[in-house]
RNA sequence: GAGUUUGAUCAUGGCUCAGAACGUACGCUGGCGGCACGCCUAACACAUGCAAGUCGAACGAAGUAGCAAUACUUAGUGGCAGACGGGUGAGUAACAUGUAGGUAUCUGCCCUUUGGCCUGGAAUAACACGAGGAAACUUGUGCUAAUACCGGAUAAGUCUUUACGGAGAAAGCUUUAUGCACCAUUGGAUGAGCCUGCGUUGGAUUAGCUAGUUGGUAGGGUAAAGGCCUACCAAGGCGACGAUCCAUAGCUGGUCUGAGAGGAUGAUCAGCCACACUGGAACUGAGACACGGUCCAGACUCCUACGGGAGGCAGCAGUGGGGAAUAUUGGACAAUGGGCGCAAGCCUGAUCCAGCCAUGCCGCGUGUGUGAAGAAGGCUCUAGGGUUGUAAAGCACUUUCAGUAGGGAGGAAGGCCAGAGUGUUAAUAGCGCUUUGGAUUGACGUUACCUACAGAAGCAGCACCGGCUAACUCCGUGCCAGCAGCCGCGGUAAUACGUAGGGUGCAAGCGUUAAUCGGAAUUACUGGGCGUAAAGCGUGCGCAGGCAGUUUUAUAAGUCAGAUGUGAAAUCCCCGAGCUCAACUUGGGAACUGCGUUUGAAACUGUAAGACUAGAGUGUGUCAGAGGGGGGUAGAAUUCCAAGUGUAGCAGUGAAAUGCGUAGAGAUUUGGAGGAAUACCAAUGGCGAAGGCAGCCCCCUGGGAUAACACUGACGCUCAUGCACGAAAGCGUGGGGAGCAAACAGGAUUAGAUACCCUGGUAGUCCACGCCCUAAACGAUGUCUACUAGUUGUUGGUGGAGUAAAAUCCAUGAGUAACGCAGCUAACGCGUGAAGUAGACCGCCUGGGGAGUACGGUCGCAAGAUUAAAACUCAAAUGAAUUGACGGGGACCCGCACAAGCGGUGGAGUAUGUGGUUUAAUUCGAUGCAACGCGAAAAACCUUACCAGGGUUUGAAAUAAUUUCAAAACUUCUUGAAAGAGAAGCCUCCUUCGGGAUGGAAUUACAGGUGGUGCAUGGCUGUCGUCAGCUCGUGUUGUGAAAUGUCAAGUUAAGUCUUGUAACGAGCGCAACCCAUAUCUCUUGUUGCUGUUUACAGUGCUUAAGAGAAACUGCCGAUCAACAUCGGAGGAAGGUGUGGAUGAUGUCAAGUCAGCAUGCCCCUUACAUCCUGGGCUACACACGUACUACAAUGGUCGAGACAAAGGGUCGCUAACCUGCGAAGGUAUGCCAAUCUCAUAAACUCGAUCUCAGUUCGGAUUGUACUCUGCAACUCGAGUACAUGAAGGUGGAAUCGCUAGUAAUCGCUGGUCAGCAUACAGCGGUGAAUACGUUCCCGGGUCUUGUACACACUGCCCGUCACACCAUGGAAGUCGACCCUUCCCUAAGUCGUUACUCGAACCUGUAAAGGACGAGGACGCCGAAGGCAGAGUUGGUGACUAGGGUGAAGUCGUAACAAGGUAACC
Repeated sequence: GAGUUUGAUCAUGGCUCAGAACGUACGCUGGCGGCACGCCUAACACAUGCAAGUCGAACGAAGUAGCAAUACUUAGUGGCAGACGGGUGAGUAACAUGUAGGUAUCUGCCCUUUGGCCUGGAAUAACACGAGGAAACUUGUGCUAAUACCGGAUAAGUCUUUACGGAGAAAGCUUUAUGCACCAUUGGAUGAGCCUGCGUUGGAUUAGCUAGUUGGUAGGGUAAAGGCCUACCAAGGCGACGAUCCAUAGCUGGUCUGAGAGGAUGAUCAGCCACACUGGAACUGAGACACGGUCCAGACUCCUACGGGAGGCAGCAGUGGGGAAUAUUGGACAAUGGGCGCAAGCCUGAUCCAGCCAUGCCGCGUGUGUGAAGAAGGCUCUAGGGUUGUAAAGCACUUUCAGUAGGGAGGAAGGCCAGAGUGUUAAUAGCGCUUUGGAUUGACGUUACCUACAGAAGCAGCACCGGCUAACUCCGUGCCAGCAGCCGCGGUAAUACGUAGGGUGCAAGCGUUAAUCGGAAUUACUGGGCGUAAAGCGUGCGCAGGCAGUUUUAUAAGUCAGAUGUGAAAUCCCCGAGCUCAACUUGGGAACUGCGUUUGAAACUGUAAGACUAGAGUGUGUCAGAGGGGGGUAGAAUUCCAAGUGUAGCAGUGAAAUGCGUAGAGAUUUGGAGGAAUACCAAUGGCGAAGGCAGCCCCCUGGGAUAACACUGACGCUCAUGCACGAAAGCGUGGGGAGCAAACAGGAUUAGAUACCCUGGUAGUCCACGCCCUAAACGAUGUCUACUAGUUGUUGGUGGAGUAAAAUCCAUGAGUAACGCAGCUAACGCGUGAAGUAGACCGCCUGGGGAGUACGGUCGCAAGAUUAAAACUCAAAUGAAUUGACGGGGACCCGCACAAGCGGUGGAGUAUGUGGUUUAAUUCGAUGCAACGCGAAAAACCUUACCAGGGUUUGAAAUAAUUUCAAAACUUCUUGAAAGAGAAGCCUCCUUCGGGAUGGAAUUACAGGUGGUGCAUGGCUGUCGUCAGCUCGUGUUGUGAAAUGUCAAGUUAAGUCUUGUAACGAGCGCAACCCAUAUCUCUUGUUGCUGUUUACAGUGCUUAAGAGAAACUGCCGAUCAACAUCGGAGGAAGGUGUGGAUGAUGUCAAGUCAGCAUGCCCCUUACAUCCUGGGCUACACACGUACUACAAUGGUCGAGACAAAGGGUCGCUAACCUGCGAAGGUAUGCCAAUCUCAUAAACUCGAUCUCAGUUCGGAUUGUACUCUGCAACUCGAGUACAUGAAGGUGGAAUCGCUAGUAAUCGCUGGUCAGCAUACAGCGGUGAAUACGUUCCCGGGUCUUGUACACACUGCCCGUCACACCAUGGAAGUCGACCCUUCCCUAAGUCGUUACUCGAACCUGUAAAGGACGAGGACGCCGAAGGCAGAGUUGGUGACUAGGGUGAAGUCGUAACAAGGUAACC
């Protein structure tokens, strides 16, 4: 820097990615070279070989060679080395390490100073001869040497002492020298020991630890200080600046990362430490408590003759084992270095080299140029093309690397032999140095490097391609298989899975994994926060700590500056150099930010001393107050008790009931009892640190404010641990108990109701004393100080003005409340009482959940409080604000929405549609409003898609091609249900003679599908809704989503208009434009109209077609800011005149693949197609929509009036005749203002019926007919006669309608052969009502809340059931570590020793004794082991507890809206 919480936004906040790096490992792949690295795990066990020897110039002896001199070899004695080098990191949190100092010390070999090296003695190994033993080895007797051992002498110097004195040394060898050794000694160098300051992991859920412990004295011990050890004395020492304990860990230079500060790390190289199978111990030595030494114990392994012995790869190789994982049982001492030696030299798994491994870093190569027919092939495609791609082929070149052959440095210095010179010296010895000559010394090594040869020849993979993140298409798959770092892909069109083609990145590698730093300012010193996101302790007091006013002097600890020492080398950085470059190596410099020493400065901090008054405090006066504690007292009210009056209810609720009451309630009057709380005043008033505090009076008492002066003189601020206070509830003891009231009981409500409501009611609430110590203990805002615009209210002071007194005004300091500038803030908001600007100190936070939980500790009588994790799990959780949607939130408005009315539906019969059922089939679709007389403006066949049966397969119809044949057609017959099958007859046209038109047959492409998907689609439609809304540009506001405009007031049918206004304009909608209708004028007039009449006349009247006029709130009045509203006039019509057409942005994955079109999928002798018959018409039932009725506002009969709008040539049909009639016959007119359908009906007049299942009603059924049609059986319509069901106005509920409307009456049309109670139209007659907007429904605007955004059909909580996961508890059980007491004591040091033994010295003639030593024994300590008891910690554990996750389940509905009882602590 990016991705990821949201519909979108800003913030907070976590998770994830891009980078670098690695002792890596794994997968795929693999040409060369250089330089590096290579058991991180089992400090697990180790076969085999090698890794430390050397000296004959210390010694004797043996052997070999030699005639001998002598030379050589070596077991042993002796010397030096073996304490270095090499390995490992177990232990160790420590003077272990780093750094800076110190000293009470030692130091072989080396350098240096001084002085010595005299004289004696006794042994012993080897060896010889024996003995024991399997072996390892042991042992007896005898011989022998030394530079082995022991005396004596000497002592410059040394050590010691009582400082007279005493003690203590030596070694020789040789090539004969100023040689090498030896003894003592001085100083140094080197190395080592010890001590100190400072630095060095985590845990306080480890807070107290310590008896040699701290100090002293004396002694011992050591190379050396010291409780290092012992005795005695004292009682100290360490610790919140973290002792003790637990866990982890070798430390450092450095390494990785990072801008840095930091963080992580401590492989390779280098310094230090520790360890060497585990534990203990000492010996030797200059040095060890010793990796390849010793002793003991233990475990393990091996040998054994069973008696006993041997061993220690964390040296180099190597083996087994462990593990994801780490190499050869190689070469050489040529170089560098080490040990021994006079030296030559020997030894050296140190080292130098080689081998293995792409483990890392670096370099090189796998060719270069040209080459378009843009080849073939692949992939893709819109079928044209595109891409792979100059890529290949082809042509022209080159030869690094690898290969073959040849040549060929440097790493070599030395040492040896011979000679010369020079220094030393007496010396031509010797030794040192220089030099000449000679013969020699290379593991690597077939070296590096150079040359030649041949030929493009031998050499490319891996990961990725949805976003982050560079790179896209096809196919397969179909929430499957799979992918995934995060977000997330996959449910039939996957750039995300698996191939492929293409592309991108890196390249002998690429990718993944693990772990580290970074990004992460996500622990914030640099560099974060805490009102609401995580986060201010409930409040105060206050020790330690931190910080602290003005001024003077001194000091110099901090601070600053100079000088100096150190900060190993390597590394890093800079400038150079060497390998062809680079990596790598190397020279010089800088740096190592640190520590010490020293000199100086004195501003600031500190320290010491002095002074001051502005901070703080004291004194004096005044003031307000529910501040606290104790005591007393008052009135109102509730309840109860007693009595009186009095009678039937009271109480309670949404409505009731439980309850109380005739045994007298409630009501009312009087008296009494008792407890608790203090109406009004009363207030965004007062007081208090907070919790909190309220009638009135008294006593005691704390704090505050103000005014003016005096005094003290920094006495201050904050505060971990600590102490005190701390609502309510709760606990203990004892009181008290009126009201209220958890629990509990009853009544209701409810599906349930362990609730909300009601009636009761116990703890408790009250008091005293003692606990508890928590709250949304909130201003969700720690305390203190200073500074930074104002305005207004209020409380209690003070000063001034003013008043007769008040009121009032001004100023000032202390509180409290509302606004507000700058500034701050993510925003909301805060804003002199800061969340502004700064300072001081304390507390707290670091993703959500798990969890404020478990365990442990502390406190508590208990309840519980406090302190406080982890496993596991998710990619979010959260804050503020925005737009919507929603609310059983609010305000306003509208609508046949309600209300007011009229008529219906729901009941009956029938028609029709649907569901259901049935069926071979009852084709399919439509399903809340917005499906149900809907698609269907006509199912007997057809339609028809369904079923049964019978046929066909390039097909019933289309296009094209190939082959072949032929007239095509038509007529007739047989069979059959038909389709079909078979047979007979008949014999076309054009022609350039090639053929064509047309037809049959066969074949191939294809047709065909009312098969699927309306959730792949187009188009069309419904709905909200003819509701008034939906947007944009520019500007402005806001970090932004967004807002403004579109809001407010008024008005309208209307986002209609006006005014205001950071908005100004515009678009789609509204309105208007269009059609019809209502009035008039003009033009035209037949088929219209009028007259008389039957062929003429008239008119423009009715009417028709066209063209115009008219209506605009234009005029008047009232109201109004204006728009406009109301009323009026005129007018045919008056305020959008009436009706229609017209349907914004969008919503419902609404409807339709069966109207049409169409992607994909599916069928292809069938899911296609033809035919006959059947079905769509079924029928216990349920629903919707209609028709007809139930009758007298009526039925029937007779007579008589008045329409509009339509249709008509396969048609409408006049008139006449026949029939009771439906109709039939004949025939005329009309392609229509001409003819016709065609009598309109309700209505009017007259007559009759007289309230009844009727002269109402017409279903149903019978008989006989008519019409259409191939055909009326399933299944048409109509006529006549007969029959005459139900039905007497319809329960809950529900529908339509505001005027030419409802209601009622008929007429016409489309569809159609026929069939209309449906649908679409037409006119006739022609009402009632609207107070109004409380309520129901729908809609609009504004506002409010929200945890919703798939948007309330939303979201979401808990129990239960199931599965899985981790965790706690648990009777126990099994380990590990550690502590304490005691027992037993190995080796061994030290001490003692009367026993045994002993060459050196002393005494002694001797024997012997002494001294001393060794052994044994004894004693202290003492590892391992054992008995007992604590503690810490881990594993496991029947059962059990809560937690987490899970597709979906059960029960409810707690929360989010007033969430339906506001929520929460």

Model confidence (mean pLDDT): 85 of 100. The RNA shown here (small-subunit ribosomal RNA) has 1465 nucleotides and comes from an uncultured marine bacterium. The RNAcentral record of the sequence draws on ENA.